[in-house]
RNA sequence: GGAUCACUAGCUCAACGGUAGAGCAUCGGACUCUUAAUCCGCUGGUUGAUGGUUCGAAUCCAUCGUGGUCCA
Numbered sequence: 001g002g003a004u005c006a007c008u009a010g011c012u013c014a015a016c017g018g019u020a021g022a023g024c025a026u027c028g029g030a031c032u033c034u035u036a037a038u039c040c041g042c043u044g045g046u047u048g049a050u051g052g053u054u055c056g057a058a059u060c061c062a063u064c065g066u067g068g069u070c071c072a
Stems, first nucleotide, its partner, number of pairs: 001071007010024004018055001027041004048064005
């Protein structure tokens, strides 16, 4: 330098163009003499950035950024 893949909650990952979710973690509660374990519940998101298409974009398109892989 070229090709390709990924980027979504604190972490790991889902999500046919039509209300963004799960597990773990955090927090609250139950249980316990206390802690741990277990059980219940909540909170937590400019979906990497900027534009475009569309009635409607995490999803489609373009450019840029970061990271991985391959080639040179």